[in-house]
RNA sequence: GUGUCUUUAUCGCUUAAUUUCAAGUUUGAAAGCGGGGGAACCAUUCUGUUAUCCAUUGAUAGCAUGGGGUGAAUCCUAAAGGUUUUAGGUAGGGCUACUCUCUAGCCCGAAUCCGUCAGCUAACCUCGUAAGCGUAUGGAGAGAGGCGCC
Numbered sequence: 001g002u003g004u005c006u007u008u009a010u011c012g013c014u015u016a017a018u019u020u021c022a023a024g025u026u027u028g029a030a031a032g033c034g035g036g037g038g039a040a041c042c043a044u045u046c047u048g049u050u051a052u053c054c055a056u057u058g059a060u061a062g063c064a065u066g067g068g069g070u071g072a073a074u075c076c077u078a079a080a081g082g083u084u085u086u087a088g089g090u091a092g093g094g095c096u097a098c099u100c101u102c103u104a105g106c107c108c109g110a111a112u113c114c115g116u117c118a119g120c121u122a123a124c125c126u127c128g129u130a131a132g133c134g135u136a137u138g139g140a141g142a143g144a145g146g147c148g149c150c
Stems, first nucleotide, its partner, number of pairs: 001149006011134004018031005032129006042119001047064007066117001067114004075089006092108005098143006
């Protein structure tokens, strides 16, 4: 330079959730990855209702309820029901076996924690490293890589 391949499944996917070492103790430590708290600067201007004072919307008192985190998982409508359930849609998110863009298809759109409290946030402090599954059906273009030949 050119031709060809896109495979590999003792593998792959969601997720931060993997690896190593020492023990032998269902334990501990470290690395990697991930989360929370936490200055300056910046930002934020302080819910509703009742009563009183005041006089031009402020103060006081009572009553009521909040607020925040992890995560893609937020919001809306309708029906039944009055504890809640069902259906549809939606912000947003994932997969289709090298990567990216476009396109097509298939899915998710939950759950839970803190406990009246936390904006951002350097130093610093602290926590987690679980659980659950199975795409092979894709297409086009580009890139990268492998193999063969010169």